[in-house]
The prediction has a mean pLDDT of 81. This is a predicted structure of a 1458-nucleotide RNA (small-subunit ribosomal RNA) from an uncultured bacterium. It matches the Rfam family "Bacterial small subunit ribosomal RNA". Gene Ontology terms of the family: structural constituent of ribosome and ribosome.
RNA sequence: AGAGUUUGAUCCUGGCUCAGGAUGAACGCUAGCGAAAUGCCUAACACAUGCAAGUCGAACGGACCUUGCCUUGUGCUUGCACAGAGUAAGGUUAGUGGCAAACGAGCGAGUAACGCGUGCUUAACCUGCCCCGAAGAUGGGAAUAACUGCAGAGAUGUAGCUAAUUCCCAAUAUGCUCACGAUGGUGAAAUUCCGAUGUGAGGAAAGAUUUAUCGCUUCGGGAGGGGGGUGCGUCCUAUCAGGUAGUUGGUAGGGUAAUGGCCUACCAAGCCAACGAUCUAUAGCUGGUCUGAGAGGAUGAUCAGCCAGACUGGAACUGAGACACGGUCCAGACUCCUACGGGAGGCAGCAGUGAGGAAUCUUCCACAAUGGGCGAAAGCCUGAUGGAGCAACGCCGCGUGAAGGAUGAAGGCCUUCGGGUUGUAAACUUCUUUUAUGAGUGAAGAAUAUGACGGCCACUCCAUGAAUAAGCCCCCGGCCUACUACGUGCCAGCAGCCGCGGUCAUACGUAGGGUGCAAGCAUUAUCCGGAGUGACUGGGCGUAAAGAGUUGCGUAGGCGGUUUAAUAAGUGAAUAGUGAAACCUGGUGGCUCAACCCAUACAGACUAUUAUUCCAAACUGUUAAACUCGAGAGUGGUAGAGGUAACUGGAAUUUCUAGUGUAGGAGUGAAAUCCGUAGAUAUUAGAAGGAACACCAAUGGCGUAGGCAGGUUACUGGACCAUUUCUGACGCUAAGGCACGAAAGCGUGGGGAGCGAACUGGAUUAGAUACCCAGGUAGUCCCACGCCGUAAACGAUGGAUACUAGCUGUUGGAGGUAUCGACCCCUUCAGUAGCGAAGCUAACGCGUUAAGUAUCCCGCCUGUGGAGUACGGCCGCAAGGCUAAAACAUAAAGGAAUUGACGGGGACCCGCACAAGCGGUGGAUCAUGUUCUUUAAUUCGAUGAUAAACGAAGAACCUUACCAGGGUUUGACAUCCCGAGAAGAUUUACGAAAGUAAAUUGUGCCUUUUGGAACUCGGUGACAGAUGAUGCAUGGCCGUCGUCAGCUCGUGUCGUGAGAUGUUUGGUUAAGUCCAUCAACGAGCGCAACCCUUGUGAAUAGUUGAAUUUUUCUAUUCAGACUGCCCCGGCAACGGGGAGGAAGGAGGGGAUGAUGUCAGGUCAGUAUUUCUCUUACAUCCUGGGCUAGAAACGUGAUACAAUGGCAAGUACAAUGCGCAGCGAAGCCGCGAGGUGAAGCAAAUCGCACCAAAGCUUGUCCCAGUUCGGAUUGGAGGCUGAAACUCGCCUCCAUGAAGUCGGAAUCGCUAGUAAUCGCAGGUCAGCAAACUGCGGUGAAUACGUUCCCGGGUCUUGUACACACCGCCCGUCAAGCCAUGAAAGUGACCAACACCCGAAGUCCGAUUCGUCGGCCUAAGGUGGGGGGCAUGAUUGGGGUUAAGUCGUAACAAGGUAACC
Repeated sequence: AGAGUUUGAUCCUGGCUCAGGAUGAACGCUAGCGAAAUGCCUAACACAUGCAAGUCGAACGGACCUUGCCUUGUGCUUGCACAGAGUAAGGUUAGUGGCAAACGAGCGAGUAACGCGUGCUUAACCUGCCCCGAAGAUGGGAAUAACUGCAGAGAUGUAGCUAAUUCCCAAUAUGCUCACGAUGGUGAAAUUCCGAUGUGAGGAAAGAUUUAUCGCUUCGGGAGGGGGGUGCGUCCUAUCAGGUAGUUGGUAGGGUAAUGGCCUACCAAGCCAACGAUCUAUAGCUGGUCUGAGAGGAUGAUCAGCCAGACUGGAACUGAGACACGGUCCAGACUCCUACGGGAGGCAGCAGUGAGGAAUCUUCCACAAUGGGCGAAAGCCUGAUGGAGCAACGCCGCGUGAAGGAUGAAGGCCUUCGGGUUGUAAACUUCUUUUAUGAGUGAAGAAUAUGACGGCCACUCCAUGAAUAAGCCCCCGGCCUACUACGUGCCAGCAGCCGCGGUCAUACGUAGGGUGCAAGCAUUAUCCGGAGUGACUGGGCGUAAAGAGUUGCGUAGGCGGUUUAAUAAGUGAAUAGUGAAACCUGGUGGCUCAACCCAUACAGACUAUUAUUCCAAACUGUUAAACUCGAGAGUGGUAGAGGUAACUGGAAUUUCUAGUGUAGGAGUGAAAUCCGUAGAUAUUAGAAGGAACACCAAUGGCGUAGGCAGGUUACUGGACCAUUUCUGACGCUAAGGCACGAAAGCGUGGGGAGCGAACUGGAUUAGAUACCCAGGUAGUCCCACGCCGUAAACGAUGGAUACUAGCUGUUGGAGGUAUCGACCCCUUCAGUAGCGAAGCUAACGCGUUAAGUAUCCCGCCUGUGGAGUACGGCCGCAAGGCUAAAACAUAAAGGAAUUGACGGGGACCCGCACAAGCGGUGGAUCAUGUUCUUUAAUUCGAUGAUAAACGAAGAACCUUACCAGGGUUUGACAUCCCGAGAAGAUUUACGAAAGUAAAUUGUGCCUUUUGGAACUCGGUGACAGAUGAUGCAUGGCCGUCGUCAGCUCGUGUCGUGAGAUGUUUGGUUAAGUCCAUCAACGAGCGCAACCCUUGUGAAUAGUUGAAUUUUUCUAUUCAGACUGCCCCGGCAACGGGGAGGAAGGAGGGGAUGAUGUCAGGUCAGUAUUUCUCUUACAUCCUGGGCUAGAAACGUGAUACAAUGGCAAGUACAAUGCGCAGCGAAGCCGCGAGGUGAAGCAAAUCGCACCAAAGCUUGUCCCAGUUCGGAUUGGAGGCUGAAACUCGCCUCCAUGAAGUCGGAAUCGCUAGUAAUCGCAGGUCAGCAAACUGCGGUGAAUACGUUCCCGGGUCUUGUACACACCGCCCGUCAAGCCAUGAAAGUGACCAACACCCGAAGUCCGAUUCGUCGGCCUAAGGUGGGGGGCAUGAUUGGGGUUAAGUCGUAACAAGGUAACC
C1' cells in the first nucleotide's frame, strides 16, 4: 500500500466481498512447563447454609466464677471440712451508656439531568473524630433497663425496685446569639446601610483511673470532608410543533446549615421554543480502552473519580453526617413459622444453590503484611485485604535436542517404468542436560518479637539419562504462500466474493506431498480500518443517484464596495493557573529475559475547553465621519405575438332556405357500415352560428417561468440605449411564508361550428375490447365565479459578481465616417444563434450565454429492487397532491464509448435471385430411397438448406453387422514358452453343415549332429477378439456459407482505454482488380497467374490404316492474345468502337476452396483416448431377414401421342473395355441363346455390319386408338452348389392407370437447355442409378421495383449463446416478509373522581387521644401511546424448463416516453 466482482472487450460511476488489528468472548480439534493478569456481558431472577460490624468493665448498676481475710453455725479425730453473712482483690459480660455502624464491599435498574466533565462562584453555608489558641467545669433533683413477680405458644405486655459520662432545673458567662442604637461613618438625599464605646435579654459542663493522663463545656482559627449556584460541553427521531397555572416574576410570611416558588397567601401575565421547547425511544457519566497516518469512528469489563438504587413504593426518626444494603414505620408482591389469636424475612457483601443462557471459578487459608472500627492499652472485629485453588480465557517467556550421517535403506505416494519424492529425514556414531526424575542447601517479604502464604521461587563445577513433551490445527482454483493420484458423476457435497460438481474435478471426499502458524490452530459473533461509500482534513449534482416548475416578491439567517479615525468582541503573541492518580511517550532501574512492576521527588504529553494579566491592531466585527464605481431615482429616446378590457374584419368548415341538375357520393391496401330518386355529391344566391386567425414568418421578437400571433382603441408592467442631474452601499442569496403556474380533471349557470376520450357500427385478424373507416357523448372554446398544483414544467445545466483568444450571422439602440440623402464601412452597449484557442470532462461534449478560473448564498444525492409505495400528518368537493420509511430480496443496477451481429433502417453493387424464355416436378403406372407401421429379425448410420438412386461402383448363399437353431473357448487372426510330429495326401462312419471319431499313406530342406527354418497337432498363461458406447474426448477426411472477396500482420500515428487508421473516400473491375487521393508506409493468406483439357498453326517421330501426299490420326515440343495497333472519352486505372486474326479483352471447360462458422457429418473405411464384455457384446455353421405394407414424402424411368406410332429401305460418331477375358466367320433357333473355335494382352483381333434420333417411302386419321405399356397366364434361355422366399432376358397371350396434371415448386444464358443413342465401373448373374462419350440443336435477358442469398459503407440497438436474441404483464402453484381488518390480549405514562396507611407540620386536648392539609398503595372512568395476535383481504419479493398473449429494445412492425 491494495485486490476480486457488472462487459465479447473498454473507461467511468457504484455497491458487495477479502487481506490487518482488537475482545471479559463462545464452539471444534489438539495440549509440556512457568510468570504476572483476567473470569455471569443473559434474569436489578429467586435464594438453602455459613460467615461479611463491632468494640469499650479505665462510664454504670447487677449477675456469675476464683482467691484472701474476718465472723456465725454444723460435723467432729481441735484444726480440718462444709454452709451462711460481711469485707478485699481478680476474672467473665446479658443490660443501661458512649463511639462506630453514613466508611469499606457489591451492582448499573433508573436517569438525557447541573447527572457527569471542565472552569468560575458561595459577602448565601455546615462540619463528629484530628491539630492550634482562649476561657471554664458550682449546686440540686428525677426517671428507666437489667433484676424480681404475674400473663402469654412466642414476640412481648403489666406491676414493683435501682445506677451512671442517662435525663432535668438553678448559678456563673471571656467569647457567642438576639434586640435597641446617642455621637460617628457611608451616601445627592433618606425614617437607608454599617455601627466603636455602650444598654437590655438569653444560653454551658461529667466524670473515670494504676495520679500519668484520658475525657466534658463555650468561643476563635486550621486541615480534610460536604451542601448550594452558575458559563460551556454531553445520543436518535420533526412521520413529536407548540409547551407551561406554582407555571414566570413581585410583596409578605413560613422553612432550611444556607439562597431560592423550596412552601403558603395576595398581585401581575408572564416564561420556554425552529440556535429544536414538549413528547417518545435509547443510555449511568468520565479518566480511559480498541482502531486509525491523522481528523475521526466505536466503546465505557478489570483499575481509578463522581452519581444512582439496595425485594417494589412511600415516609420520617436518630445523628456532625442518612431520608440509611446487613436500622425504624406503613402499603404491596413473594417465601417461611404458628397453639390460627398473630409473627418472621430480604446475597445488586464473600463463597455457594436453582433458574436463564453459547457462556463465566472454591460453600478454601489468614488477619503475618497494607488499611479500617472501638479501646488509655493489652487486644477484639474485619469474605476490605493478603494468599492459595479451578479455567490455554488472553498477553509474555522456555522446551520438545545438537553435530555428523547416502546403499540416497525399507515402507508410502507418483511415474513417461528410465526414475522421482518423502529425504540427512530415519537407522547409525559422537555430544549436551534447559526441562523431567531423585538428592542437598534454603532468601527477601519483619521493625527487635509475630509468616496464612511463599515452599518443588531460586541455587548446586550433585546424580540419572535423549531420556518425559507437536498438532485427527488450518489451508493448497483466483484474491493468497502452497499440486498430484484415486473415488464420486449437477449426486454426495463445498463456498468469504467470483464460483466449483453433468465420467480426465489442482475447487467435493480420501491419500501422498507441500505452505502457514505453533501449545496452540481454525470457525462464529462484535468494533475500527481498508471506505475519499457521509468527504472538517477530503466527494458530487448536462447524460451515471442528485438543480425544487418559476426564484417572481420577500422574512429570519449567511455573505457583503472605497477612505479615515476610535475600540478591542473575534484574531495573533507573551504570561500565570487548572487539566487527580493510574494509563500513554522517552530515559533509567528491579524480577535470569520478557510480559509485568516501581516511579525512582526523572523528562514529556494530556493538543481541547475554561480562565488570569498585559500587549499588537493588518484582517473581520462595532461606533463615528465621508466617497461614488455597486444599487436606485431623474431627463431624452427606441423596439416588441408582454398583460387586461372593449369594439371590429374577411377566408374556410357546417347547417338552413331557394334555384339548376342527375345517379351516384363518401371512404380504403382492398372493402363495408354511412349519405342519396322523399333528388344527394356538384354548382349558384341568400341567411344563421361558433371557433381559429393563411400569406408576412425567421436559428426573428416579448415575458420570471407556464406562455404569447387578424385589426383598432383605452388602461398598464418590464427591458434596452444615451446623458451623468440626484440619493449615497440603500446590495447578493434566501429556510419557512406569499404569489403565479401547460394540458387533463372537478363545481354552478350559459354556449356549442369543427375536432373528439367513452360508446355504437363496419373492416382486419387465430382472436382484435387496437391500429384503418363511418358516426358520436363528455370535453375542447368562450363568458362569469371558484378549485386542482402536477408534466421529458428540459438547456434534463439554481441565482449573483468578476476574470480568461477569436471568427461568422442575426435583433434593438448609440456614436464616428461617408453622402444631397438612403446604403456601405468602423467602434460600442444589450440580446439571440453557429463554429472554435486555452482549460475542463469517464467519454459524449462544453467553451465570454462555460460544463473554464474563483468567491458568496440556497436546494438536492449516497447500490439496485421493494417505492415515490405503506402508515401517520397537512392540503383537496373528489380525483389526488406534498412530506416519506421499513421488513425482505439481490451482486449487481447504471453512464459513455468500442467491435461485431441483427433490423418488417438507408445508400451502392453482385448472383438463373427475380424478370424474359425453354423444358420439367407436383396428377398416372413402375423403379428406387426415406418416414411410419409390422416383425423372431425387418442390422446400422445420414434428418431444413448442408438427409432421403445418400454410405451401397450393384443384399439369392457369401457380403451381413440383424433373427432362430446347432457348435467352440488361448479361441477364426498375431507374438512368446513347453511337448509331439515334416508338411501334405487319400478313404470310411455320423451330422443340415460347422465339425467329431477312426484308418491308410508320406519322412523332405539346412546343420558344427546338438539343433534350426517353414508348417501341423496338443498344453500353459500373458494375451487375442468386439461393426460394443461416446463424432459433445480426438486425428484424418468431408459437407456448407462460397470460387463469396474477403481475412490479417509489422512499424508509425491517433485515443486514458477497448480500439481506430491502413482496409475509408472518388472512380474502375469478375475480384481488397487497378488508379487517384489520404497519417500512413509496407507485407502475408486469399483474387489473378503458374497446371490439365479444348479450339489455330508449325516442327519432329510414328505402329496402324488397301494406298498416296501437302491432308486425316496418334504422341511430344513449340508458336500464338499482350488492350500490342488505330479512333474517341478519362489525370490515371480503365471503358466504348474498329482493324487484323482460328481465337479479343478472363477465348470455352476443369483442377484449385483464405481467416473462420455450423460442439455440422463420420468411433460402421482406417487410426485413436476412456469406459464396457471375456464359456461372451468373441467366433464357426445351416436357414431366415435386410426384398414385409394401411399410409406419407423425395429422386427418377415410361407415357398420355400425328413435330407421333408401326413397317420397309437408307446415312453419319466419339469415349471406352477385353485372358477365370472379348470372342469373329459359319451353322441351329421366331427369339433370348446354342454350337463353333479363328484372332487378340489389342490404333492390328473382338465387343461393334456398332449407333439412335435423322433421311426416303407406305400406313394409321384423333379413338383410351396400330397411343400407352403396367399387371397376369403359359412356354423357354442364361449365370450360379442353389433363382421358392428373392435375379435378368426371350417368345406367345393379356392390355391397367393415364387424354399434359391443384396449391406449390425445380433446372438452364450457347455447342448451353431440350432431345437421341453408345461405352465404362461395380459385377458369376442383375442398372430406370452413377461416371463418361459423342449426334441433332433452340428461345430469351426491357431491366434491378419486388422475392431469396451475398458483399461494402452508414444508422439504431435494452442483442453478444449475438433476432431461433432479449423481454413485459395477468392467471395457476410453492415459499417469504409486510400493509389493512370486526376485534382480542398484556403493557406504558398522564388526566378526572372516590377512598386513603404510615409520617412531618398545624389545630384542639380531660394528656388517654382527636381533627385537618399533603401523600404511597388501592378503586372507578373516558381518552392517548406503542406492542403482540386476528377469520378474511391488498399489493410486493422469490422459485431450470406451467397457461395466455407479444407491450418494450431495429422505423420492434401504430416511433417511444412524461